[in-house]
RNA sequence: GGGUCCUUAGCUCAGCUGGUUAGAGCGACGGACUCAUAAUCCGUUGGUCGCAGGUUCGAGUCCUGCAGGACCCA
Numbered sequence: 001g002g003g004u005c006c007u008u009a010g011c012u013c014a015g016c017u018g019g020u021u022a023g024a025g026c027g028a029c030g031g032a033c034u035c036a037u038a039a040u041c042c043g044u045u046g047g048u049c050g051c052a053g054g055u056u057c058g059a060g061u062c063c064u065g066c067a068g069g070a071c072c073c074a
Base pairs, nucleotide, nucleotide: 001073002072003071004070005069006068007067010026011025012024013023019057027045028044029043030042031041032040050066051065052064053063054062
């Protein structure tokens, strides 16, 4: 230098063919249980979907550029 892929909650990841409300587990917080802790159970909380544009009635999803990361080729 060229190519492919990844970026979604604090962490690890889903999200079908674009369709109106973005989810799970863990964590955190509160509660139940217990003499107490752990475990377990219940509830609550948490998101500029990397950034900037574009297409569209509608974008996490499609297109372009940029940023960061992984791998391959040279």